[in-house]
Source information: This is a predicted structure of a 128-nucleotide RNA (FMN riboswitch aptamer (RFN element)) from Desulforamulus putei. The coordinates come from a structure-prediction model, not an experiment, and the mean pLDDT is 79. The model forms 100% of the base pairs in the Rfam consensus. The organism belongs to Desulforamulus, within Bacteria.

RNA sequence: UAAGACCUUCAGGGAUAGGUGUAAUUCCUUACCGGCGGUAUGGCCUUGGCCGAGCCCGCGAGCCCCUCGGGGCAGAUCCGGUGAGAAGCCGGAGCCGACAGUGAAAGUCUGGAUGGGAGAAGGUUCAU
Numbered sequence: 001u002a003a004g005a006c007c008u009u010c011a012g013g014g015a016u017a018g019g020u021g022u023a024a025u026u027c028c029u030u031a032c033c034g035g036c037g038g039u040a041u042g043g044c045c046u047u048g049g050c051c052g053a054g055c056c057c058g059c060g061a062g063c064c065c066c067u068c069g070g071g072g073c074a075g076a077u078c079c080g081g082u083g084a085g086a087a088g089c090c091g092g093a094g095c096c097g098a099c100a101g102u103g104a105a106a107g108u109c110u111g112g113a114u115g116g117g118a119g120a121a122g123g124u125u126c127a128u
């Protein structure tokens, strides 16, 4: 110290607001939130690292199908600036959010879930 095998731990945030109404944390107004890996014209420390995207690429939970190996479905961004170059930076304005439930339609309530999990960290082994 590579690949492989195995083990352990960890791994999701957000309305106690106002209005209407018989009834809404579901509608309207306002507010609030942003999993994991990758990418990087930026930042920090200083030469090698670390950090840097909800809407760029991929993944996860969920749903459908299945010959139970697996296969499929699955949200949202533009404008201006800088620059050689912007999907990622700066400024501005937008937009999106599984399934089931409900006295009324849910990203924020309740539930499956003391679950699962992208993956992260550490350890053992191969091993001399």
Base pairs, nucleotide, nucleotide: 004125005124006123007122008121009120010119015030017029018028019027031108032107033097034096035059036058037057038056042051043050044049045048054095055094062073063072064071065070077093078092079091080090081089099111100110101109